[in-house]
This is a predicted structure of a 461-nucleotide part of an RNA (small-subunit ribosomal RNA, 3' major domain) from Strombomonas eurystoma.
Context: one part of a larger RNA
RNA sequence: UGACGGGGGCCCGCACAAGCGGUGGAGCAUGCGGCUUAAUUCGUUGGUACACGAAGAAUCUCACCAGGAUUUGACAUGCUAGGAAAUUUUUUGAAAGAAGAAUGUGCCUUCGGGAACCUAGACACAGGUGGUGCAUGGCUGUCGUCAGCUCGUGUCGUGAGAUGUUGGGUUAAGUCCCGCAACGAGCGCAACCCUCGUUUUUAGUUAAUUUUCUAAAAAGACUGCUGGUUAUAAACCGGAGGAAGGUGGGGAUGACGUCAAGUCAUCAUGCCCUUUAUAUCCUGGGCUGCACGCGUGCUACAAUGGUUAAGACAAUGAGUUGCAAGUUCGCGAGGACAAGCCAAUCUCUUAAACUUAAUCUUAGUUCGGAUUGUAGGCUGAAACUCGCCUACAUGAAGGUGGAAUCGCUAGUAAUCGCCGAUCAGAUAUGCGGCGGUGAAUAUGUUCCCGGGCCUUGUACA
Numbered sequence: 001u002g003a004c005g006g007g008g009g010c011c012c013g014c015a016c017a018a019g020c021g022g023u024g025g026a027g028c029a030u031g032c033g034g035c036u037u038a039a040u041u042c043g044u045u046g047g048u049a050c051a052c053g054a055a056g057a058a059u060c061u062c063a064c065c066a067g068g069a070u071u072u073g074a075c076a077u078g079c080u081a082g083g084a085a086a087u088u089u090u091u092u093g094a095a096a097g098a099a100g101a102a103u104g105u106g107c108c109u110u111c112g113g114g115a116a117c118c119u120a121g122a123c124a125c126a127g128g129u130g131g132u133g134c135a136u137g138g139c140u141g142u143c144g145u146c147a148g149c150u151c152g153u154g155u156c157g158u159g160a161g162a163u164g165u166u167g168g169g170u171u172a173a174g175u176c177c178c179g180c181a182a183c184g185a186g187c188g189c190a191a192c193c194c195u196c197g198u199u200u201u202u203a204g205u206u207a208a209u210u211u212u213c214u215a216a217a218a219a220g221a222c223u224g225c226u227g228g229u230u231a232u233a234a235a236c237c238g239g240a241g242g243a244a245g246g247u248g249g250g251g252a253u254g255a256c257g258u259c260a261a262g263u264c265a266u267c268a269u270g271c272c273c274u275u276u277a278u279a280u281c282c283u284g285g286g287c288u289g290c291a292c293g294c295g296u297g298c299u300a301c302a303a304u305g306g307u308u309a310a311g312a313c314a315a316u317g318a319g320u321u322g323c324a325a326g327u328u329c330g331c332g333a334g335g336a337c338a339a340g341c342c343a344a345u346c347u348c349u350u351a352a353a354c355u356u357a358a359u360c361u362u363a364g365u366u367c368g369g370a371u372u373g374u375a376g377g378c379u380g381a382a383a384c385u386c387g388c389c390u391a392c393a394u395g396a397a398g399g400u401g402g403a404a405u406c407g408c409u410a411g412u413a414a415u416c417g418c419c420g421a422u423c424a425g426a427u428a429u430g431c432g433g434c435g436g437u438g439a440a441u442a443u444g445u446u447c448c449c450g451g452g453c454c455u456u457g458u459a460c461a
């Protein structure tokens, strides 16, 4: 000087408290461990792994396993020889491949040849999702959007260092004010950026019918005005006006550093290893296995509800290998025909919770929907392992969950549906957005957890 303390002081944070709703019990979905397996590919493992990489494993993906094959190779550059490229097709095989057959003779040219592509050959080499994240770059998590981390000159100290950055107030803030052997400065904070909320102007068509919308330019909020408190400061408390008030709400933005944190499997890369194999191609299987344990979720256990009928109100988005109105067939998933739309025009697209009426009457039920059977639909070359959806039948556990534990302070929690990426299809209940309805509580800082500043102790560095 740091770090640590079941030392002290001050102060923050959904940290506790006050509340609301969950998890932990059930069924299922999903990830992990374990076990099993020919293989169940790999990575991630307290917080900071476990609906994480994966915004989508039937084949492919694919890295794993079994079997069948290739060895200058699936891919790149260079040399030689032959052939344009390419198209169609036969036999064999699970396919990769192997053995043939037919069609085809293009473009440029100084007629030597050349460009692109294919085949064969020899060698340089290719290749590696092989190892090392403790050799690395880049990127990322975390403390933490916490308020800190430093430097120059000066001064003090033999020196390590200190001072500044401490103190008194104040703030979300090392924010600002005052004081002070310090005076200044930098990276952070804040502001500048995007967006939502108000108004004005201009412009626009597909919208509307007198003003929604779209997108451009402005205005607006700055403790600016005002009363009080305080050190006449900074600031705080209240008020006015205002759509909005004291950082207006949300986002982006992450200092010096910490954890030899994570990633060699995005990519790049040193070294090591491999080179008839740890490379490459193919078929099939596996990643989906199931005594069990854990995490994250969905659906419920019902009457603030279930069912039936009628009625009402959104926003964000996506669409040509696409979205598909409408008509028609089917109980339905869906099928047939097919208008419109490269989109403020057309479509996805009837939002649902909600309201009204009827019924059920406290039951393992008209709750709950797992599981299973049969018959179908769709995607795709192909749904056996291993897809989704529909109809009929079946109708399990479950009566609100022990110890423990999580989220949330306002348009938030809770609850209700809608859209999108990935994507042929889909295991999405995941993830990212969008709107509808819309609470309760906060006396306070004793305690638990994490953090900041000052100070103190130390046999620690």
Base pairs, nucleotide, nucleotide: 001461002460003458004457005456007455008454009453010452011451012450013449015445016444019408020407021406022405023404026299027298028297029296030295031294032293033292034290035289042053043052064285065284066283067282068281069280070279073125077124078123079121080120081119082118083117086103087102088101089100090099091098092097107114108113127274128273130272131271132270136268137267138263139262140261141259143257148187149186150185151184152183153182154163155162156161167178168177169176193251194250195249196248198219199218200217201216202215203214204213222245225239226238227237228236229235301401305360306359307358308357309356310355311354317348318347319346322341323340326337327336328335329334367398372393373392374391375390376389377388378387414437415436416435417434418433419432420431